A computed fold for a 117-nucleotide RNA, annotated as SAM riboswitch aptamer (S box leader).
The model forms 97% of the base pairs in the Rfam consensus.
It was read from a public genome assembly, where an Rfam model found it.
RNA sequence: CACUCAUCAAGACCAGCCGAGGGAUUAGGCCCUUUGACGCUGGGGCAACCAUCGGGUCUCACAGCUCGAAACGGUGCCAACUCCUGCGAGAUCCUUCGGGAUCGCGAGAGAUGAGUG
Numbered sequence: 001c002a003c004u005c006a007u008c009a010a011g012a013c014c015a016g017c018c019g020a021g022g023g024a025u026u027a028g029g030c031c032c033u034u035u036g037a038c039g040c041u042g043g044g045g046c047a048a049c050c051a052u053c054g055g056g057u058c059u060c061a062c063a064g065c066u067c068g069a070a071a072c073g074g075u076g077c078c079a080a081c082u083c084c085u086g087c088g089a090g091a092u093c094c095u096u097c098g099g100g101a102u103c104g105c106g107a108g109a110g111a112u113g114a115g116u117g
Stems, first nucleotide, its partner, number of pairs: 001117008013043005021032003026086004044078003049074002052069006082109001087106002090103005
C1' cells in the first nucleotide's frame, strides 16, 4: 500500500510546551479556537478489538461458535453520531406544483482492530 472480516448513537480530562488555525479529503453547512484551539510531551481516564482466564456447544482432540470474568500485556480512543449533508431507493408532512422540510435504511468514503499478500 492492496484485499478480507468485525465494529462505529455509549464512554472517558488535567498539567506543561507551542502559537494560528482546526474539525481526514473536496464543496456546502455548522462548530472549536489568542479565556490559547490543532499539535507535541507527561500524567490520568474510557473501552474491551487482540492476547489472558473460566463456562457452554461441537469434536477422538484441536480448531470453530457462543457466554462471562479481569484489565498487568499489544493496539485504540478521551468536543459535537464518523459533527452533518452530498449518491440510491423510501416513509411522513408542507407546497405558489417549481419544489421544500423531517426521519430512518442502503451504498460510497473514512476511522479502529484482527488477518492475508